[in-house]
RNA sequence: AACCCAAAAACGCCUAAUGCCCUCAUCAUAUAAAAUGAGGCAACGGGGGAACCAAAUGGGGGGCGAGUCGGUCGGUAAGACCGUAGGGCGAGCUUCUUCGGCCCAAGCCCGACAGCUAACCUCGUAGGCGUGGAAGAAGGCACCU
Numbered sequence: 001a002a003c004c005c006a007a008a009a010a011c012g013c014c015u016a017a018u019g020c021c022c023u024c025a026u027c028a029u030a031u032a033a034a035a036u037g038a039g040g041c042a043a044c045g046g047g048g049g050a051a052c053c054a055a056a057u058g059g060g061g062g063g064c065g066a067g068u069c070g071g072u073c074g075g076u077a078a079g080a081c082c083g084u085a086g087g088g089c090g091a092g093c094u095u096c097u098u099c100g101g102c103c104c105a106a107g108c109c110c111g112a113c114a115g116c117u118a119a120c121c122u123c124g125u126a127g128g129c130g131u132g133g134a135a136g137a138a139g140g141c142a143c144c145u
Base pairs, nucleotide, nucleotide: 011130012129013128014127018042019041020040022039023038024037025036026035043125044124045123046122047121048120053115060113061110062109063108064107069083070082071081072080073079086104087103088102089101093139094138095137096136097135098134099133
């Protein structure tokens, strides 16, 4: 020096999963800051819920999510593998197009019950990670002159 592993910060990615100059309490029987907890506002996202319209159940049905549908093996199972609708990423931001590469295609919930759905009601803001390829177009932003 290369390569490999680990940690911190910055930055970035999946996702709705973020921001705050606000209030109260604790700390605190001098006053405050920070921090923590409970709230609030905004933003983003989900569910329920008329008419009209449209359907469905009684071998159930339904929701969040990209995560659906097939095939082979397997004791009928659990599960494994192969493919696939669909989804994500390769760094200034968003969208579109082309070529090429890598990855995901799960999990959970409701509990006899929910189509759409204005008013209205209600819930969530967690968790998990670390890419490094090119070309073109449109819009906007930043910087420089």